[in-house]
The part of an RNA shown here (small-subunit ribosomal RNA, 3' major domain) has 475 nucleotides and comes from an uncultured prokaryote.
Context: one part of a larger RNA
Parts: sequence; structure tokens; C1' cells
RNA sequence: UGACGGGGGCCCGCACAAGCGGUGGAGCAUGUGGUUUAAUUGAUGCAACGCGAAGAACCUUACCAGGGCUUGACAUCCAGCGAACUUACUAGAGAUAGUUUGGUGCCUUCGGGAAUCCAGACACAGGUGUUGCAUGUCUGUCGUCAGCUCGUGUCGUGAGAUGUUGGGUUAAGUCCCGCAACGAGCGAAACCCUUAUUGUUAGUUGCCAGCGGGUAAGGCGGGGACUCUAGCGAGACUGCCGUUGUUAAAACGGAGGAAGGUGGGGACGACGUCAAGUCAUCAUGGCCCUUAUGGCCUGGGCGACACACGUGCUAGAAUGGCUUGUACAAAGGGACCGAGACCGCGAGGUGGAGGCAAUCCCACAAAGCAAGCCCCAGUUCGGAUUGCAGGCUGAAAUUCGCCUGCAUGAAGUUGGAAUCGCUAGUAAUCGCGUAUCAGCCAUGACGCGGUGAAUAUGUUCCUGAUCCUUGUACA
Repeated sequence: UGACGGGGGCCCGCACAAGCGGUGGAGCAUGUGGUUUAAUUGAUGCAACGCGAAGAACCUUACCAGGGCUUGACAUCCAGCGAACUUACUAGAGAUAGUUUGGUGCCUUCGGGAAUCCAGACACAGGUGUUGCAUGUCUGUCGUCAGCUCGUGUCGUGAGAUGUUGGGUUAAGUCCCGCAACGAGCGAAACCCUUAUUGUUAGUUGCCAGCGGGUAAGGCGGGGACUCUAGCGAGACUGCCGUUGUUAAAACGGAGGAAGGUGGGGACGACGUCAAGUCAUCAUGGCCCUUAUGGCCUGGGCGACACACGUGCUAGAAUGGCUUGUACAAAGGGACCGAGACCGCGAGGUGGAGGCAAUCCCACAAAGCAAGCCCCAGUUCGGAUUGCAGGCUGAAAUUCGCCUGCAUGAAGUUGGAAUCGCUAGUAAUCGCGUAUCAGCCAUGACGCGGUGAAUAUGUUCCUGAUCCUUGUACA
């Protein structure tokens, strides 16, 4: 100087407390451990475990079994034949092997060249093999915590100190005052995006107040007022008033205002820590393989199942289940979305209007509201499991897809110890969309809106962290 203390002081955070809803019990989905198997790899306290994987039937795929290849699936170079390309057939599980049809193109200094195919030689290719403790890149984490440093000066023999401590204050090393310090940098804040109000410009595909017309529908004649869209502006700064405060910084209350004290949300992550994670994104040093640890194919596996754990979904019902009617969103995608119509109980099928999108479509939003049935039961709760019959995608759905109809109708009556999230348009609850994607194991991830709470006396305690101080046999 740090680190640590079941030392002290100050202070903060859904850390506790006050509340609301969960997990832990059940069934299922998914990831992991274990076991099993001929049969993958990585991630492992917080910070691994719906993680890499924003899509494992084949492919993916790295694994296993079997069948093939050896200058190779891919690149450069050398010399040789044939333009390239294309049709059909046979054998085989396919990879592959054999036969066959059409075709002679482009440039040219007529030597040849370009592109491509086949066979050959030599250098080499290739490796999801190993080392993340050789590395780059990227990332997690403490932590959006308020810290981390430097120059000059001064003090100290020196390591170092000071500044950065002290008194206030702040979300903040934020600001003020004081001070052997004076300044500065990286962080904090601000600048950026979005949302909340409004002016102006613009008026189609959006809108419809007034006027006309129309059975009705902004469907049209028209209109730019309104909504909306999206450019440019305005607006919030403790700016104003009062009280407190050291005449300070600031705090509290108030006015005005759509918004008030960082307005809400996002992006943004200092010096560093964990030899944290990643050699399987990619790149890369060393090492290793080279008729195999490379490469092709078929089938299988990654989907097994006495069990254990994590994360979720669905429930156990009456604040509910079912039936009928009826109302209101936001955001987003693309050669795909596919209206109306017809067929089917339905999944879906036929068909194809319109839309390259403020135009058309996906698309009925659902909780809600109105009415009716159920009458507290393992039920008209719950839907697992299983049987049969179908639909769709795709060469192909047995291992191993999703969906529909009929039948079946399990556990489950609110969960031990323990433990998690959340302070407002939040929790809870309700649907909708997108990426990946032929299809889909999505209950996941990322977004969007609808309805919409309770509680916070406070900092004694648990936990993590900042600053000051103290002790130390630790570095």
C1' cells in the first nucleotide's frame, strides 16, 4: 500500500421488512446429471442446466455399423485426350460402375488461348483432431457499482502519501465550502433513439366536421377542419415564488404546465477481477493424422430410461367450465400472403379476386360485456395416456413430425424443509406477431398491445456493494 475481520462509523440496492404472485407436491414439455448403448462434443456456484441450438425424420451431424475413394469433395501449378453441355438404359441400399443419344460453340497473330470434363505425376490439399494454461476476436461477471488514474508541485531516507481526505449535498469523485495543493484524463451526466404535449409544412393508400348525392358501406363528388402519417421546430432549465440551509451547493412545499426536479424506456459498461467462457463462428502459434483423426454413401444414433436436479406449460375449478350473441388493439412479415364462393363435422381441399403493401391478405384479437345451462362432485373440473379413422408437409413420417374427428378419460382438491420474481401502466392476467423454417416436436426466444392491482412503518437483522477509520502472525 492492499486484502481480510462472527471490529467500529456513514450510506445504498426488491437486500430485509410491508405486500402480490410463484417454484418446491401432480401430469406433460425441455435442458442437465446418472444409468444404458455399437453410437457425438462444448457450457458446471452466483456468472452451466428452454445454454451454443433463430428449428436433429434424410441433410444438418461432428457419433456408430456397414459399403466405397486415395493428389482426393475444395485450391494453385505441370504435361495429355476431349469443347462445354445433354438424352436414355442396366447393375447396386446408395456412393459408384458400365453402355448410349444429340451437340461441335467463343477469341485467335492459326502456333494457340479462355472456360469446362476425364485420366496422370509432383509439390500439396484436408482435419468440428489436441492445447482457451501459447493467442487474436467476441462475450459473461463484479456493475450502470462510482469509482480508476495522471502531470507538475509539496511532504517522507524510502516503499509511498497528498490531490481523491474533512463539513454539507447528490442517483453519481454530482456540486458547494474548506484545505499544500493546482490542474487534467478515463468513467457519471449530457450529446443519440423512442415515448408523453403542441406549432408548422404536406394530404395518398389514411381521415370525414360541414355541403351534395346514395337502400347501405368514406363506396363517391368534394374537403384539409379532425384523426393519423413523417419532416422541421417549440417545450423542462430547480427557470419562477416561499421556507430551510453557511449570503453556498442543495432539500422541501407551491404555482403554471401535457409533462417537475435524471419525466418513462432503450442504446451506451471506466481501470481492472475471475490463467472466467469460446481453437466447434472465424482467424491463428505449437503438436498430432496423411490408403486416414481426410473424403463419399446407406441405415442407425444425438429422441434410450429403475432414478435425481434446473427452467417452463397445463391444472386442481363457480372471480369457474360450456353454449349463443356482441365490442375494442398494437406491432410485424414476403413471391409469398392468399378474400369472397363451393366441398368437408373438422384438420383441410378445389379455385383463384387482390396485394411488391397506410390500398390486398395472414385476421375472428382474447380476456370483456349480455343471456342461458351446470350446483360443489374427482364433477359438464382436469386433460395425461391409449385405440380407431383421417388431414398436411416432404423422395420418405417405423425408429422420430405436426394437426383433426370419435372413443378413452390417469395423476391432481393448492404442495414439507426451503426458495424465486416484482415498487406502476409495474406485478398479475389476456390474446397477437416475427425470426429460424419444406414441415415441426415453440409450452422456448424476441417483440406487440388489452385489462390492470397491493404494499413500502422503516434500516434492528440476512445478503451484496461504496467511503472513512481501526487491528493483523496474510500478500
The RNAcentral record of the full RNA draws on ENA.